[in-house]
Notes
This is a predicted structure of a 346-nucleotide part of an RNA (small-subunit ribosomal RNA, central domain) from an uncultured bacterium. RNAcentral holds the full RNA, with entries from ENA. Rfam family: Bacterial small subunit ribosomal RNA. Its family is annotated with structural constituent of ribosome and ribosome in the Gene Ontology. Model confidence (mean pLDDT): 87 of 100.
Context: one part of a larger RNA
RNA sequence: UUGGGUUUAAAGGGUGCGUAGGUUGGGAUAUAAGUCAGCGGUGAAAUUUUUCAGCUCAACUGGAAGAUUGCCGUUGAAACUGUAUUUCUUGAGUGUAAACGAGGCAGGCGGAAUUCGUAGUGUAGCGGUGAAAUGCAUAGAUAUUACGAAGAACCCCGAUAGCGCAGGCAGCUUGCCAGGCUACAACUGACACUGAAGCACGAAAGUGUGGGUAUCAAACAGGAUUAGAUACCCUGGUAGUCCACACAGUAAACGAUGAUUACUCGCUGUUUGCGAUAUACAGUAAGCGGCCAAGCGAAAGCGUUAAGUAAUCCACCUGGGGAGUACGCCGGCAACGGUGAAACUC
Numbered sequence: 001u002u003g004g005g006u007u008u009a010a011a012g013g014g015u016g017c018g019u020a021g022g023u024u025g026g027g028a029u030a031u032a033a034g035u036c037a038g039c040g041g042u043g044a045a046a047u048u049u050u051u052c053a054g055c056u057c058a059a060c061u062g063g064a065a066g067a068u069u070g071c072c073g074u075u076g077a078a079a080c081u082g083u084a085u086u087u088c089u090u091g092a093g094u095g096u097a098a099a100c101g102a103g104g105c106a107g108g109c110g111g112a113a114u115u116c117g118u119a120g121u122g123u124a125g126c127g128g129u130g131a132a133a134u135g136c137a138u139a140g141a142u143a144u145u146a147c148g149a150a151g152a153a154c155c156c157c158g159a160u161a162g163c164g165c166a167g168g169c170a171g172c173u174u175g176c177c178a179g180g181c182u183a184c185a186a187c188u189g190a191c192a193c194u195g196a197a198g199c200a201c202g203a204a205a206g207u208g209u210g211g212g213u214a215u216c217a218a219a220c221a222g223g224a225u226u227a228g229a230u231a232c233c234c235u236g237g238u239a240g241u242c243c244a245c246a247c248a249g250u251a252a253a254c255g256a257u258g259a260u261u262a263c264u265c266g267c268u269g270u271u272u273g274c275g276a277u278a279u280a281c282a283g284u285a286a287g288c289g290g291c292c293a294a295g296c297g298a299a300a301g302c303g304u305u306a307a308g309u310a311a312u313c314c315a316c317c318u319g320g321g322g323a324g325u326a327c328g329c330c331g332g333c334a335a336c337g338g339u340g341a342a343a344c345u346c
Base pairs, nucleotide, nucleotide: 004317005316006315007300008299012314014201015200016199017198021194022193023192025088026087027086028085029084030083031082033081034080035077036076037075038074039073040072041071042070049065050064051063052062053061054060091191092188093187094186095184096183097182100179103177104176105175106174107173108172109171110154114150115149116148117147118146119145120144121143125136126135162169163168206247207246208245209244210243211242216240220236221235222234223233258313259312260311261310262309263308266291267290268289269288270287271286272285273284274283295302296301319346320345321344328339329338330337331336
């Protein structure tokens, strides 16, 4: 390389949009580039294969045939691929109508808790632990009552419930924006799928500037524990946690399972629609779960939400360590990220 693979053994890109490229519905007509067939030309010789002959045999040498799977020309065929024209509606999209949701952005409002402040009551402890101590407290703490301030998070409802491409999204309310789904079958008429580059989004931590700072809390300090204790436990406590703008671009970014399409027994729970005369049973569409048939799998297990049966496109893997390291390049304010070896060793 071919092949074989990618839930857990090495291997699915964090996610989307999307360029090139690859792939791509039904009918009709034309064409003849690919494709197929006939014929002609060419495809040097040696070599090679078959056969015959010559050296006593063989190697060797000579003759003939074959092969040279190719290329060019020409005459045809028209199923398939391509191309051109035309047409269709089931793929895809648009429209109309209804419902749905922690989907996004911005504004306003609310109560509980926490901490702090002020005032009252009140007196000797509080706090904390396995036990303690550091700490707080007669300058009146803890507790309790009233009032006030601040910031952050939203109890119950709450659910293997919902929404979102992923990251993620939860008090109430207003405005704006987006979405899929269902029904109808009015419109367009293949407009589709995938997607190297590229662009955008992307938890937490981190960075820059400016705010904010109630709580919690890396670092740090102290108290314990211990042989030691740069920890686990305790008392404090700064970055940070929050907001705005900008950067960063990684996660066990997980379903450790790429996207799309078609096909393949059933049972059961649930969400939102639909149709129907009716509360119900049953049906249907799109989700979210559980259990199984066939089948698959090394097994665990998966099983119409496939890891089954097939197809298209992309990404990735090729023994362990060295190593996601070095070097170079690109990006970044930095931290670092992306790309990514080898020697050596087992």